[in-house]
RNA sequence: GCAAACCCGCCGAAAGGCGGUGACGCAGAGUCACGGGGCUACCGCGCGAUUGCGCCAGGUCCGCCGGGCCGCCA
Repeated sequence: GCAAACCCGCCGAAAGGCGGUGACGCAGAGUCACGGGGCUACCGCGCGAUUGCGCCAGGUCCGCCGGGCCGCCA
C1' cells in the first nucleotide's frame, strides 16, 4: 500500500460483480481471461408420470497455477 470473511444496499437466473462497513491475510492480494484449472447453467439439448435429473460457457473466479505487461526494495 492492498483489503478476506460476516453484515447492509444495488446488479445478475446463478456463479459472481459494484459500493459501504470491517480486516483474514498478501512484498507485488497491481493489471490482462493468453494457457491450465475451478464455479454457475438463464438459454439450448436429452431424459422423465411430476416440483425434476443429466449435459453444455459466448458467463464467471487474477486472493488457484503458469504466462504477458507495468511496478517496488536490496
Record summary:
The RNA shown here (c-di-GMP-I riboswitch aptamer) has 74 nucleotides and comes from a soil metagenome. The model forms 100% of the base pairs in the Rfam consensus. Model confidence (mean pLDDT): 89 of 100. The sequence is in RNAcentral, with records from MGnify.